[in-house]
Context: one part of a larger RNA
């Protein structure tokens, strides 16, 4: 010497459950496989290193020593690692006694706007815009009031809050159902931690069936704008958004920051549990140490450490072809080169 990185430069898988693997808490006993010492064999010669010596010197030779191994085999050593056995209880996990919550599923109701339609009541505009036109309207619109009917979303409460692995979850009641968090003292006795493969979830969009269809609105169509206007504004409007079952499996799935575990000033919100002490999350600030190219992170760290997982290695070509698998399709994962700067 025995790579460096991954919040913004290429780089954390969208998430979880988990196999295999890899790591792994305290104590005493026994093996002694890793590991440490010591013999023994072996490790051609050359080389390389020491030392003499010959070629005028030196490169070159010659002699002599020494050294050479993740080899073998014997003996010993037991502090860690490891394997057996015992035994603990702090880490994990059960009991029990409380709690918050838009966590998840099914069902049932509910009020407001909407739109649709009957029926009164009115009579000429009504809507829309930067102006304006399409458009609607005397077959009676807009507006008004009473009544039926639809269908999608739930105003205040709502808040930086709150639940949940994520995606994500908000009217209201009943039921089935997941996870957490506090306290005690008991109970198991290392049963833990990560996890390639794999399994399961997965906004919205988009696909099959089959229903629904009020608003809105990808295309599509007119009307403006304009040199054009495949747009931005205006009127219409289909799929689609809704709901039942079933694929798709993707994203700026982000905190652009894997997960678990210990340790390092603080202040100041706010949520749960308690009488409190304290404890679990959710912010802020901007500070100690510290890190950082800076920006900034700072007990929710991007600081110090350990342990397992993913990934990255010049821009382009390219997340592209082929080739596999998956998938009705759309396409998804996996993933090059040549050339080229």
């Nucleotide at each position: 010497c025995u790579g460096g990185g991954c919040u913004u430069a290429a780089a954390g898988a969208g998430u979880g459950c988990g196999u295999a693997g890899g790591u792994g808490u305290u104590u005493c006993g026994g093996g002694a496989a890793g590991u440490c010492u010591c013999g023994g064999c072996u490790u051609a010669a050359a080389u390389c290193c020491c030392g003499c010596g010959g070629c005028u010197c030196a490169a070159c030779c010659g002699c002599g020593g020494a050294a050479c191994g993740u080899g073998u085999u014997g003996a010993g050593a037991u502090a860690c690692u490891u394997c057996c056995g015992a035994a603990a209880u702090u880490g994990a996990g059960g009991a029990a006694g409380g709690u918050a919550g838009g966590g998840g599923g099914u069902g049932g109701c509910g009020g407001a706007a909407c739109a649709u339609u009957g029926c009164a009541a009115g009579g000429a505009g009504g809507g829309g815009u930067g102006a304006a036109a399409u458009c609607c309207g005397a077959u009676g619109a807009u507006c008004u009031g009473c009544g039926a009917u639809g269908g999608a979303a739930c105003a205040c409460c709502g808040a930086a809050a709150g639940c949940g692995a994520a995606g994500g979850c908000a009217g209201c009641c009943a039921c089935c159902u997941g996870g957490g968090c506090c306290u005690u003292u008991c109970c198991u006795g290392a049963c833990a931690c990560u996890g390639a493969g794999g399994c399961a979830c997965g906004a919205a969009a988009g696909c099959u069936a089959g229903g629904g269809g009020a608003g809105c609105g990808a295309a599509a169509c007119g009307g403006a704008u304009u040199a054009g206007a495949u747009a931005c504004c205006c009127g219409u409007g289909u799929a689609g958004u809704c709901c039942u079952a079933g694929c798709c499996g993707u994203a700026a799935a982000c905190g652009a920051u894997g997960g678990a575990c210990a340790c390092u000033a603080g202040c100041u919100a706010u949520c749960u549990c308690g009488c409190a002490a304290g404890a679990g999350g959710u912010g802020g600030c901007g500070u100690a140490a510290g890190c950082u190219a800076a920006c900034g992170c700072g007990u929710u760290a991007a600081g110090u450490g350990u342990c397992c997982c993913g990934c990255c290695u010049g821009g382009g070509g390219a997340g592209u072809a082929c080739g596999g698998c998956c998938g009705c399709a759309a396409g998804g994962c996996u993933a090059a080169a040549a050339c080229u700067c």
Small-subunit ribosomal RNA, central domain from candidate division WWE3 bacterium RBG_19FT_COMBO_53_11, 341 nucleotides, folded computationally. Rfam family: Bacterial small subunit ribosomal RNA. Its mean pLDDT, the model's own confidence on a scale to 100, is 87.